[in-house]
RNA sequence: CCAGUUGGCCGGGCAGCCGCGCUUCAUCAAUGCCGAAAGGCGAUGGGGUGAGGAAAGUCCGGGCUCCACGGAAACACGGUGCCGGAUAACGUCCGGCGGGGGCGACCCUAGGGAAAGUGCCACAGAAAGCAAACCGCCUUCUUUCAGAGGGUAAGGGUGAAAGGGUGGGGUAAGAGCCCACCGCGACCCUGGCAACAGGGGCGGCACGGUAAACCCCACCGGGAGCAAGACCGAAUAGGGAUGAUGCGGCGGGGCAACCCGCCAGCCCGUUUCCGGGCCAGUCAUCCGGGUGGGUUGCGCGAGGCGGCAUGCAAAUGUCGUCCCAGAUGAAUGGCUGCCACGUUCCGGUUCGCCGGAGCCAUACAGAACCCGGCUUACAGGCCAACUGGCGAA
Numbered sequence: 001c002c003a004g005u006u007g008g009c010c011g012g013g014c015a016g017c018c019g020c021g022c023u024u025c026a027u028c029a030a031u032g033c034c035g036a037a038a039g040g041c042g043a044u045g046g047g048g049u050g051a052g053g054a055a056a057g058u059c060c061g062g063g064c065u066c067c068a069c070g071g072a073a074a075c076a077c078g079g080u081g082c083c084g085g086a087u088a089a090c091g092u093c094c095g096g097c098g099g100g101g102g103c104g105a106c107c108c109u110a111g112g113g114a115a116a117g118u119g120c121c122a123c124a125g126a127a128a129g130c131a132a133a134c135c136g137c138c139u140u141c142u143u144u145c146a147g148a149g150g151g152u153a154a155g156g157g158u159g160a161a162a163g164g165g166u167g168g169g170g171u172a173a174g175a176g177c178c179c180a181c182c183g184c185g186a187c188c189c190u191g192g193c194a195a196c197a198g199g200g201g202c203g204g205c206a207c208g209g210u211a212a213a214c215c216c217c218a219c220c221g222g223g224a225g226c227a228a229g230a231c232c233g234a235a236u237a238g239g240g241a242u243g244a245u246g247c248g249g250c251g252g253g254g255c256a257a258c259c260c261g262c263c264a265g266c267c268c269g270u271u272u273c274c275g276g277g278c279c280a281g282u283c284a285u286c287c288g289g290g291u292g293g294g295u296u297g298c299g300c301g302a303g304g305c306g307g308c309a310u311g312c313a314a315a316u317g318u319c320g321u322c323c324c325a326g327a328u329g330a331a332u333g334g335c336u337g338c339c340a341c342g343u344u345c346c347g348g349u350u351c352g353c354c355g356g357a358g359c360c361a362u363a364c365a366g367a368a369c370c371c372g373g374c375u376u377a378c379a380g381g382c383c384a385a386c387u388g389g390c391g392a393a
Base pairs, nucleotide, nucleotide: 001389002388003387004386005385006384007383008382009381010380012339013338014337015336016335017334018333020050021049022048023047024046025045026044027043028042032041033040034039052364056375057374059373060372061371062370063369064225065224066223067222069275070274071273072272073271074270075269077221078220079219080218081217082096083095084094085093086092097111098109099108100107101106112216113215117214118213119210120209121208134156135155136152137151138150139149140148141147142146164182165181166180167179168178169177183205184203185202187200188199189198190197191196229296230295231294232293239287240286241285242284243283244282245281248263249262250261251260252259253258265278266277267276303322304321305320306319307318308317309316310315342359343358344357345356346355347354348353
């Protein structure tokens, strides 16, 4: 200098004028205006504050709210899937191990089990789950060519994959038939918390692959969601008709109304056990009436920033400091000047760059209960570390 990998950051700045939302203070207006009510609304001035790294997707996990169902177990359904950690939790993150890709820095990983069982491996090929002989090789017989029988799986062909690989011996020719090494299996030793790695004999060992196919194993799992929910106010008609189903049993007390207990029935996957609750209305269709208001939930948080300590790290602890949107048809905008980055044109140049003119909110994109992640989009620019190549000294 070129190419690449990983991580982080910015995505304009300054000033002035005018205009917005929220909040706070002061003064004024409050016997005002809107409204059925609840409730809401103003003017001027000062202070403070006002969209994102993704606010997007709604893919996960929660906080929070409500729900007569709750506890234990099993099944069903769904999710996750190597080991060890972090976390409120997760399908997230960190660090490792195995496998794959890359010269490398690094990247990817849906990574438990094929000896519990089932399914699939198309076509081609002789043969693709218990096998297999098309060509070929060896050998016997008949024998002109050629044919028939036996042996073989080393060589060739087909294929994604053909039943370990290479070399040697041996054989009629061959074959783990035998041997050496590699591979595979079990056992032992060493290191590691572990996944696993290394080493050592032993065994000729041979039941392929596929579970992002069904399945088996281990672990996890109520539902609905801020349009959740709470409060206030108003009006109406807690309306009517038809159909279906249902309103149970026993015992005790009581004059009665009714009360108590047990059984039966129902309770947002099913079953069993334990506990609890409900028990007369419910469902469908049609007709008809009223309301679509206001306040709250709503921002002090698993919070931001900085230092220190521990840890390889994710992160945790501790100290200090700060308060940084809360709208409800939905606020943060417009204009001007200068500077910066970038860019177009012109001129100059010692090729480093300089001068003039123009453009310059021009990337992706806007909270709506909040938080931790993941995924997707992003013009342009900056920083750091590492890898490969070229070259100089």

Bacterial RNase P class A from a Hyphomicrobiales bacterium, 393 nucleotides, folded computationally.
Lineage of the source: Bacteria > Pseudomonadati > Pseudomonadota > Alphaproteobacteria > Hyphomicrobiales.
The sequence was found by an Rfam model in a public genome assembly.
It matches the Rfam family "Bacterial RNase P class A". About the family: Ribonuclease P (RNase P) is a ubiquitous endoribonuclease, found in archaea, bacteria and eukarya as well as chloroplasts and mitochondria.
The model forms 95% of the base pairs in the Rfam consensus.